The part of an RNA shown here (small-subunit ribosomal RNA, 5' domain) has 542 nucleotides and comes from an uncultured bacterium.
The full RNA is in RNAcentral, with records from ENA, Greengenes and SILVA.

Context: one part of a larger RNA
This record gives sequence, C1' cells and structure tokens, in this order.
RNA sequence: AACGAACGCUGGCGGCGUGCCUAAUACAUGCAAGUCGAACGAGAAAGUGGCUUCGGUCAUGAGUAAAGUGGCAGACGGGUGAGUAGGACAUAGGCAACCUACCCUUAAGAUGGGGACAACCUUCCGAAAGGAGGGCUAAUACCGAAUGAGACCACAGUGACCACGGUCACAGAGGUUAAAGAUGGCCUCUAUUUAUACGCUAUCGCUUAGGGAUGGACUUAUGCACCAUCAGCUUGUUGGUGAGGUAAUGGCUCACCAAGGCUUUGACGGUUAGCUGAUCUGAGAGGUUGAUCAGCCACACUGGAACUGAGACACGGUCCAGACUCCUACGGGAGGCAGCAGUAGGGAAUAUUGCGCAAUGGACGAAAGUCUGACGCAGCGACGCCGCGUGGGUGAUGAAGGAUUUCGGUUCGUAAAGCCCUGUCGGAGGGGAAGAAAAACGAGGUAAAUAACAAGUGCCUCGCUUGACGGUACCCUUAGAGGAAGCACCGGCUAACUACGUGCCAGCAGCCGCGGUAAUACGUAGGGUGCAAGCGUUGUUC
Repeated sequence: AACGAACGCUGGCGGCGUGCCUAAUACAUGCAAGUCGAACGAGAAAGUGGCUUCGGUCAUGAGUAAAGUGGCAGACGGGUGAGUAGGACAUAGGCAACCUACCCUUAAGAUGGGGACAACCUUCCGAAAGGAGGGCUAAUACCGAAUGAGACCACAGUGACCACGGUCACAGAGGUUAAAGAUGGCCUCUAUUUAUACGCUAUCGCUUAGGGAUGGACUUAUGCACCAUCAGCUUGUUGGUGAGGUAAUGGCUCACCAAGGCUUUGACGGUUAGCUGAUCUGAGAGGUUGAUCAGCCACACUGGAACUGAGACACGGUCCAGACUCCUACGGGAGGCAGCAGUAGGGAAUAUUGCGCAAUGGACGAAAGUCUGACGCAGCGACGCCGCGUGGGUGAUGAAGGAUUUCGGUUCGUAAAGCCCUGUCGGAGGGGAAGAAAAACGAGGUAAAUAACAAGUGCCUCGCUUGACGGUACCCUUAGAGGAAGCACCGGCUAACUACGUGCCAGCAGCCGCGGUAAUACGUAGGGUGCAAGCGUUGUUC
C1' cells in the first nucleotide's frame, strides 16, 4: 500500500460498486424454456340469454381453454470450480485430413401417387405412476414412383499448381440420389363459366448443388507449480501393412509383422491447482493472486452408456447400476437448487421465498404477441471507493466548573453563554407523469419488378399507443442551530505529559522492554496527538 475480509467500540445522508472464500453438504415451497392455429385433425365447460311437458333443448361463450400430431428452440442464456499439471489454457501456425441448423448470395427445381399412427371412441389391467387390445382420421408427419446435375460411385482423359503424397479447373459414356405446402390478392391464361379454384400472382416456406459468413473438430511449435526423502518407466507399449470406425487424421480399434518408444535438458510416481486477459504490490526487475467483469475449459447426486439432432454423449432429456429422501393398497413407483429467492447444517463470515418484461438481449411466430429469476430495477449489509454534513461570524469579566499549583497562578479557552446570521443533509407541504422511447401498429405518398389488375416489399410523411424503477430523481416553498462524532494512541522506534491509585501485585507489550512506594510504559482523570463516519485489532499478499 492492498483486501470478496472478520472481530471490538461507534454510527447522519447520498452516488457507484460489491456480498457462502467453509460442506461439489442435504434440500420444504414457488418460479427459472418455451413457442407456432399463416403446417394438421379434432374440440369442451362454467357463466349468460331464449324455449320448456321442468326431464331437457337451442344460441352465445368459442373454433376459446386444455390436450394431441407436426416444426423450430430446449447444445444458447444462467450456475459452480469437484476433477484436470495437460485431449486444459495462452501465443503463433497448419488442415492438400474435416463438419457447420438458422442467415446472406448464385444456379436449377418443386410432377404424380400411396399406406399409416396419435388425438377421438370403445374394452380391459393397475392403489398410483402408467399400460394393453380393437375401431376412425388429417398434415409442411411417413413411404414408393417420375425428373435430375462430377452432388455421389466406379471407368477413362486434358490443363494448371504442388510440400511429389496429391489438389484445383474443364469435360466423355454409365449407375445412384430430391421436394410441401400455407396465407393474402386477382380473373390475364386453364377448369367449371355466377364467382370460385387444384388456375395466375405476391410473400413466407420446401428440394438439390456452388460460394460466403458464423460456430466448431483435429493437429504442430513454444510457454505454463512443488517434491529426487519419486530413477528407471512402458506391451496397444513404439513403428509398419491391411481392415474396421469417424465429419475427419491417427493404435482410435482389431489381425499380422518388427522390437521398439520415453528418461538427470528430470521420464515414471507423489502432492497441490481450473487456465488466461488481468488484480495487488513495487522506481523497475520481480513477487503474489486468479472474487466481481471478459475469453476458454471442465462438471451437473455418484459411476457408466447411448438415443435424437446441424450441433449433446445433454444442469431443469432417456436408460442401467449405486447411495440417499419421499409415496405405497407391499405388487410397485417418484426425485436430483454447483439456475433465482429461500431452509437446515458447517463456519469468524456473506443478502429478499421482492417488482417488471418499460429498456437491452434471446427463443418461437408473417405479425399482433407469448415466454424469459438472462436482464433492468428495488430491498438488506459503513463491505469498499467517492462526495456532503454535524453550522458561520462576533464575543474577555479571560464567567462558572473541572484539572493542576511553588497558592501568586496556569490550563481547558473564543471554547461556552450572549448577540447577529445561514439553511446543505434530514422534516413538512407543493410541483414533477422529466429523461430513459425508439421501434412495432394504422393511414397516406412514392420506387422497382410483372402481360394486366390487385396485393405485397423497400423508402418517406403523418397519427395512435406503451415505464417496473416511481410520485423516484430534480425544482420550489416553509419552520428551525434545531435531529447528526467517534475511535485509537501519548517511554523510544512514533506526532503527543501531568496528577492520583497500585507496589515484580494487578497488569501492559509489535521489538527493545515497563511494574519490587515519587511509574510520562499498569488502571483512572485532566490535558494533548493522529485519523474521522469511521477508528482500532486480527488474518493474508507485496
């Protein structure tokens, strides 16, 4: 000097930050990932109103709620640091050994069919969780067929480049491989000929291929803690051939062959530890740390495994095993806060079971919008930094009182009182819907494309609406010095001294040391010194 600090005494206000460092211990409760009806089929009830033979029935609620098929997103965002000393991380490369949903761009296409399964109805089993059988049905769900390109496969070429292994471009005959519609508008074409559509058109979507962007995989070099009281380690081990596997290289795996490979420039083993940008300190070199913020990695009760998918071997998915907790009709089931709050426990110690999606960002959606404990805010804590205040001027009889005294005095001390003022913060009363807000939406205009109309898209203008914080910030008025100072120290180091008490006792102490009857070192008082809403102590680092 610093701190994610703790403890003691004390404590007025505000702004900005920050807050389980210990048990990766166990968790009650609520919320934290959904969305789309412009992909699809089906579809309630309460309530209200009408009629009624009082049993019902019709309309509305409403094509709403809830559920199902399907699509996209649940691999992001959020948490934690257990493991990991090198499949990590940092820096610089390589990939001629690779993948990449959504997005942008280029080219081409989108023909014609089929059969199911949920939901639903019904039968049954089960305490429940849930499950079994039968029947019906739709799709952008699923499956054939058509068409089709070096997109892929095998064959045969040309050119260019090359790290000589191959790569890129062009291109020949053969084989394989695709698709899905929805919404709005319109009647120019086609079909019924009214107006509509399986027609046309716009937008969104779909299929194939090329390129881009983004995100990743793999790989190389260098750097990256301590112990030699760890000196030898290794058999898929090291290399080769072939095969399998992968998006892809590779002992990644397997068969065979060879006997290699690493090591005092520290192998192997053990201990500790997430790494970095950075933080703290220091003149620097260096040392320390890795909270918050940002990048990367790893993990999600413990261990293992795969499925789906562009992407996971998946925190709030699945399966198996284990420990623990809960339910049970004893047959069987359910669960995973290292998400946000919160609870118990541990601990010297670390916060609210708050408000809102108004902003920013994300998912889905054409959009309106829905969801979002991300985030924005508020609450608690002097935990830290910064700012402000606790009054200003005047006032000598140097008051009273305290302390001390050589009894003359000295000191607290212009300090107080008194007088004159001010009004920060706090109080009271008003104003303030400030800024944070621009988008989206609606209307109008315009531009390009199209055979035409209309619509849609882009741009411009106008209009309307939306604030959790919050009646907050800020401003004005008003009363009134009123409500707001402590803590440590005073022997030397080290700024600051006397009196009394005690008498090697009680005690102090960072080091030296102090105390045994005149203690500036213990305790109290007066005085002083230093910091100040803090001050000291302890711990840790430089």
The coordinates come from a structure-prediction model, not an experiment, and the mean pLDDT is 82.